[in-house]
């Protein structure tokens, strides 16, 4: 220098055009317990990396920028 993949909650990820954006772990509160852990119940959490475009409708498609990983030379 060229090519490919990825970026969604504090962490690991799902969701690949129809909408109120989800799961597990985590955090908080309570129950249980002499206390802690475990367990159970409730609760909390994201302008979907930035910008622009296409569309009636975008986390999802296109372009660009940024960042991370990989391949070739």
């Nucleotide at each position: 220098g060229c090519c490919c993949u990825c970026a969604u909650a504090g962490c690991u990820c799902a969701g690949u055009g129809a909408a109120u954006a989800g799961a597990g772990c985590g955090g908080c509160u309570g129950a249980u317990u002499c206390c802690u852990a475990a367990u159970c119940a409730g609760u909390u959490g994201g302008u979907c990396g930035g910008g622009a475009g296409u569309u009636u409708g975008a986390a999802u498609c296109u372009c660009u920028c940024u960042g991370a990983g990989g391949g070739c030379a």

The RNA shown here (transfer RNA) has 73 nucleotides and comes from a Syntrophorhabdaceae bacterium. NCBI's taxonomy places the organism under Bacteria, Thermodesulfobacteriota, Syntrophorhabdia, Syntrophorhabdales, Syntrophorhabdaceae. Its mean pLDDT, the model's own confidence on a scale to 100, is 81. Rfam family: tRNA. RNAcentral holds the sequence, with entries from ENA.